[in-house]
Molecule: c-di-GMP-I riboswitch aptamer
Organism: bacterium
RNA sequence: CAUUUCUAAAGCCAAACUUCUCGCGAGACAGGAGCGGAAAGCUACGGGCCUCGAACAAAGACAGUCGGGCUGCCGUG
Repeated sequence: CAUUUCUAAAGCCAAACUUCUCGCGAGACAGGAGCGGAAAGCUACGGGCCUCGAACAAAGACAGUCGGGCUGCCGUG
């Protein structure tokens, strides 16, 4: 620098549910929990789903919905 997991090793994250708080809401933070994950790290750029709204639009939310972008550990060359 590239690659991305045969064998590992050291570790990491944390679903549903639940408790507190915030939010009109989708949902989010923190605690417990552990379904799962080789980027289940970050990013709202595109698609998608959802919320608000009479409807449209706008706005918002979802990264563990798909793709893109950026970054990273061990291993291998």